[in-house]
Context: one part of a larger RNA
Molecule: large-subunit ribosomal RNA, domain II
Organism: Hemiarma marina
Formats: sequence, structure tokens, C1' cells
RNA sequence: GACUCGGAUCUGCACACUGGGAUGCUGGCCAACGGUUUCCAUCGGCCCGUCUUGAAACACGGACCAAGGAGUCUAUCAUCAAUGCGAGUAGUAGGGUGGUAAACCCGGAUGCGAAAUGAAAGUAAACGGUAGGAACCCUCGGGUGCACUAUCGACCGACUCUCUCUCGGGAGGGCUUGAGUAUGAGCAUUGCUGGUGGGACCCGAAAGAUGGUGAACUAUGCCUGAAUAGGGUGAAGCCAGAGGAAACUCUGGUGGAGGCUCGUAGCGAUACUGACGUGCAAAUCGUUCGUCGAAUUUGGGUAUAGGGGCGAAAGACUAAUCGAACCAUCUAGUAGCUGGUUCCCUCCGAAGUUUCCCUUAGGAUAGCUGGAACUCAUACAAGUUUUGUCAGGUAAAGCGAAUGAUUAGAGGAAUCGGGGGAGCAAGUCCCUCGACCUAUUCUCAAACUUUAAAUAGGCAAGAAGCUGUGGUUACUUCAUUGAACCAUAGCAUCGAAUUGGAGUUCCAAGUGGGCCAUUUUUGGUAAGCAGAACUGGCGAUGCGGGAUGAACCGAAAGCAGAGUUAAGGUGCUCAACUAUUGGCUCAUGUAGAUACCAUAAAAGGUGUUGGUUCAUUUAGACAGCAGGACGGUGGCCAUGGAAGUCGGAAUCCGCUAAGGAGUGUGUAACAACUCACCUGCCGAAUGGACUAGCCCUGAAAAUGGAUAGCGCUCAAGCCGAUGACCUAUACUCUGCCGGCGAGACAAAUGCGAGGUCUCGCCGAGUAGGAGGGCGUGGGGCUUGUAUCGAAGCUUUGGGUGUGAACCCGAGUUGAACAGGCUCUAGUGCAGAUCUUGGU
Repeated sequence: GACUCGGAUCUGCACACUGGGAUGCUGGCCAACGGUUUCCAUCGGCCCGUCUUGAAACACGGACCAAGGAGUCUAUCAUCAAUGCGAGUAGUAGGGUGGUAAACCCGGAUGCGAAAUGAAAGUAAACGGUAGGAACCCUCGGGUGCACUAUCGACCGACUCUCUCUCGGGAGGGCUUGAGUAUGAGCAUUGCUGGUGGGACCCGAAAGAUGGUGAACUAUGCCUGAAUAGGGUGAAGCCAGAGGAAACUCUGGUGGAGGCUCGUAGCGAUACUGACGUGCAAAUCGUUCGUCGAAUUUGGGUAUAGGGGCGAAAGACUAAUCGAACCAUCUAGUAGCUGGUUCCCUCCGAAGUUUCCCUUAGGAUAGCUGGAACUCAUACAAGUUUUGUCAGGUAAAGCGAAUGAUUAGAGGAAUCGGGGGAGCAAGUCCCUCGACCUAUUCUCAAACUUUAAAUAGGCAAGAAGCUGUGGUUACUUCAUUGAACCAUAGCAUCGAAUUGGAGUUCCAAGUGGGCCAUUUUUGGUAAGCAGAACUGGCGAUGCGGGAUGAACCGAAAGCAGAGUUAAGGUGCUCAACUAUUGGCUCAUGUAGAUACCAUAAAAGGUGUUGGUUCAUUUAGACAGCAGGACGGUGGCCAUGGAAGUCGGAAUCCGCUAAGGAGUGUGUAACAACUCACCUGCCGAAUGGACUAGCCCUGAAAAUGGAUAGCGCUCAAGCCGAUGACCUAUACUCUGCCGGCGAGACAAAUGCGAGGUCUCGCCGAGUAGGAGGGCGUGGGGCUUGUAUCGAAGCUUUGGGUGUGAACCCGAGUUGAACAGGCUCUAGUGCAGAUCUUGGU
């Protein structure tokens, strides 16, 4: 170790007996708080797809229905996985076998691999040390240590240097180099994903090339035919007459010329910018108009052909096509561009940044992300805190500190510049302005600074450590001194907190237009402007609130039930106090009403309410009513006049309780009145300046209009305080679904793990990745259904599943069809100004 026997313990299902017993099965009954459909009402609710930072958009596609419609196949490469064999592996020449051109067997050559390196000639690799390391052994001290990782050394080739020699070579070295060696791992097949070449996910150009077909339209030439009323005008020539010496001239006729004229046919096409404008017509009709004997019109024939023709020239015409015709082919041309791209659920989940590119509408590269693995099991780690330590020159501050700028006086012996006085003059005396000096004073700095934060940042918080002993060395030292390394002994309270399993490799998608907010910040007059930084958001995201709304406030989401809140609210629309309490506010051009936010300012107000300050006041103020308001003096000057009061200078005295050589009215000048001032009555507060709350002015625009509307006035406004209440998918609890993780469970006898049980946490998502499913056509295997009715179609009927979908019933109909496993693919439509057909 195997087998056998006996005993003990444990044991889910299956078997037998007994008991319990369903939400399961069958039959009957019942019908609503159940199901389904239709209609009405209330509440919520913008149209999908798409590009985009952003779409309900006055951005584009979209009338409706059916059918069709887009990542395929192949070669090759890379990673991973599976299978076979393994230093080999595959095997297509050929052979064997065979009912066969299949399949099977053997198999030369060949491919890849087993050796590299060098341009090549050529030369040519075996067992190492240290640290970590699963695991194993053990006398628990320790030892051996796979794979793999790090590092040092060795070996092979290349390059290079030195030495030696019997020159064939040998020895030694090098911070040099290789896609090397160090007891191998490959080859073949298949599959997923990805790259590349192929039409390469589908549709789409403007172009380019080759070869042909066209002058029945039209352009022009040539040949040959045809056609073109009636008038007007009246060239040359001719005739007659007249004149003249003559040349010749004049007059009247005749004549019938002309790219002449009016105008018909014809040919054309100016205007109405008429008609028509799904027409009669893919260029027509009407009226008008141009020309009409020639550069006229026209039939037939013929010639000129595509980078070619032809052109009274317009890039016109060349068959409804012309700034290069048409047809076929290359050709499924290419497109970094536009559009489209077809079933479901679950898990994870971005980027608009770096570097490079004839790069800026695009790629590659790194980053962000997913997937697949591997090595381990408390090692290690961190968008955190603490402790220790380090660097800094921003904010602030400073300028009676340096640099630079800068205001104001004050004081100055000497010096310098300007002006002046005294002096013949002066290195003389004096006055003055400035410079300058001294002590102060005012204001500043992105490219100033002595000083100097906060925040942010780096490092450290131990075993790879600390202490001791011995050794090696060509380094170092006077030195066995030091330094580095090696060996060895000792030390475990594992040396801050908190939280979290950690580490490694490979492959690959998308992205590489961004935008917003607080704070910091550059340009700009500014901007819903442009450019940066940190963080957070939107993009990719719903929910409650801000009436409305990408980004604001609250808060992130499986399906339900109950409770409680956030932001925000509580007159009604509209759930909840017309709550309580203290103030303020009246708005007749428009009172006001909640951050972002949808504007208002300077300047004013004897509207009102507070405050600060300075005055006055019971020795009686302020206001009101009343009394006085005098004399020198008609002051002086000036004036035509000036008597308090046109003007100028001055502005006293007396009496007084008080009365200005006068605050206004007034007069020619006076007068008169009034005020300041004083007093009486009265009896307690009064006046000024400034300040800030609400309110008012400032405040004008074109459709009628917006605290969201109604409306609201000791508010339902504004500023405070205090309770109560309303309400989100947030929070709490419970149940269920899903994902992920952890733990437990089989000893005997058939079965199991892709299972059963228990616990915990989590659940948003565009591009994108992965996993698991649903459905369609065809093949194979298997099990079935069907004339007692298959498939299909219809369905206000019933049920299952998160869903794609599936099952049943009923109706219709009449011949095939389905489940499971597996292989395979022309396999899923709402969009493409998609295609065809229909309405």
C1' cells in the first nucleotide's frame, strides 16, 4: 500500500414503513380589492433620427404600409484559448489499401523549430554567486529551495586594445556590441479579438484613361434645284428745247440703277417683362416689332468628329447634352468628406490632454478604459491625517531700509548756477531764487525689496534596520587608519494614526472639435469675446427646487411598502400656518416682491423712520400774537438829487430792556411800512450740519404683456425673530430581483460542485469593452405533433418571462410541422433626399 472481516461515529437524496403536507396536480363551486379593452375627467408630459460644447428648434432626413437593404469572405501577421504530437511537428512527390477523384496508412523532398553572430571571409556557446520566492525536510535552532523577478559574474560571435611567440596561434583586458548560451518548446489545426492587402460595412462624386457612335438638330464650305405681291424714290445713259464764241450750262422729258425706301408672302423675334406656366408646347399663343432683291430664304446631295470640328466670335453650335458630345469598358475608380448601419438583458466604463506628422474636418504615440491571465496571502499601498525635516519669495507688508518713482514745508557751515546791494577789487560782507546737504512728511512698483505668511510641494517614520567581531582590496591613510564588499554573532514591544488584499504581464476598443461655474490670471473699452491654472460639474444624467432652462441650489437612480428630511416653499392656481412676533413702506406716467438672473447710475427730496454731532432753552428758548425799534445825524465823500437802503471808504458815541451810521418794500428826494435787536403773553422743548433704511424724482420705442398668472397694502411687499407643516428616485427600516465577494458541505453505496445552505457589500451611464440569452433560413442526430386538422393568418380571450420573446384558448384555413443537442449562415430595420410596389 492492496484486499477481507468486525466494531464505533457521521450521513443529503434515492428504497421500505409511519406521521405531517403544499402556493403543485385533478374535479366542483364562487367573483372581486383581480385581468383586459374602450370612453370620459384630473395630473404629468415639447418629435423622433443625426452632426454637435449645445436641438423641441426658425439646423438637416422623415406622408403611410409591405417586401428588400449595410463589418462579409480570403491570404498573411500578433496576443489569448482549446486540441494533438513533442526536439520535433506538418506532410499535397510517390506508394499501399479502397465500391470512389473521398476517407485511411506509409512517406522522399520541403516549411517552421532545434545556434548564434558578422557586411563578409569566417568563427561558434553545458551545470555559477547574491536577494526575494511557493513548497518540502527537520533535532524547531535551522536546512534544501521550483517557476519567475532583480543584480553581479562566466561562455559564444562582432568591434577594439595590450603582451607573447615555434606565428597555424596563444594569453590577458574593455562604462563597447548581438533579435545570443547557461538541460530545449516547438509544430500543426480550430476559434475569438485586432492589424495589413484585397470592392473590404453600405450608398455617393467633381475627375482620369481606352475604344467606338453621331452633322436627320445645328455651324460653315461646295454641288445641284426651288422661291421672293403692290407701291415710292428716280443714278448713269438717251431725246427735245433754251443759252453760249466755245468749253459747256440750264429746262423739260425719257430711262429704270440701288447690299435705297413703304410693305405682302417668307425669314426673324423688340415690347407688353401680356397669355400660358401639372402648358397646345421640355420655348407655344396674341398684339406689337425688324427685314423683305440680297452678306436673301430654302429642299436634296456632299465635306469637316471630340482636346476634334465649325464659328460675321455669343464660349455660340456640334441630335432637348457643350468652358470639351454621346455610348461601352478600365470600374464595385478614389473620397482624411456627408448620410445610413437592423434583437434583449446584465457587469464595467471613457476622451477631447502629451509628443510627432505639408499636421489643424485626419493619423500615429503616450494617457484615460475594458478584457484575459499569472504570482502571492498580510506583505504592501494611499487624491487622508499626525510628527520631524527641507526648499521657496506669491499674498501681505515696507519705502523716517537698498533700487526706481513721488508731494510738502523746515533747517543749513562750506560748494555750484542765476538775480541784487555794499565795495576799486577779492578765496570779502549782506539779501534772495534754485541745485545740494540734513532731520522729517505724502503716495507707489508684474519685470523693487530688508521682512514674510496661508494653501500647496519633497523626504522620512526601521530587519534591505541597529550593534559587535573577523576577513579581502592594485582605492585611501603616518598607521590594519578609513572606505567599499564578504563572512559571522547578538537584538522582535515589527517602531505614528486611519483605511484598504497586494503585486506583475499580455491584448485591445473608443477618444485626440469640448463647454460651464467659484477662485486666481493674460489680451481687450467691453462681450453669452479670446487664451491659461486649481477644483468641481455638463458632455455621458435622470429626480426635487430656481414659473421656463445642458452647467445654478439640493441630491445622484434596481423593483416595491412604511417613516423622515434637503434645497425650496405654506392667499388661490398648487401639497403645506390668510401662523405668531418686532420694525419699515403708500408709490396718479411703472410701488414692491428671493442667489446664478435676465440691468439701471451720477445727482436730488422740509415723503417718512432711525442715528451722529454742534448749538439754543424754566436766568423762559423756538413758533404764534402784541408793543418798542430812539438821540448825536439829513455822519463823511460823491452826485442834478442820495435824509439807514444808486455808489465809495469808514462803521463811533449816548440813552437804554433793546434799537444796524442799517435786512427788505417804497420815494424825484423825504415820508410811510418791515426786518435784525429788545420786551410782554404763552409754557417745554427748539434750531443747524451730516449720516442711512424704505419711498419718490432722475427713468423715452416701435404687435398687446407679464413679481409665472390671478391678485395682494397693520401684505400675499421689505428687514429681522420664533415655532408648526408640505415634499425628492436623498436618509432609515423591511421584502424581492440582479451582480460581486466570503464561508460551510460528499470517508462506507449508485448520483452531485455548472449543486445546496449561510453571511456581507453594491446597483446612474453616451462612445466603447465583456458576459449570458431571445428570434430567423438550411444540414445532421434524437424525441415527437398532424385530415379526430400541420403551417400560416386574425384576435376587445387567458397566462409565463426583467426583456428579446414564448405558451394556451377562440376564429379562419387545408398539408405539412415542432422540441432538445450540434454544425452552418446571403440571420433580426424606422430612418440612408435608401430600392421596388401599393395607398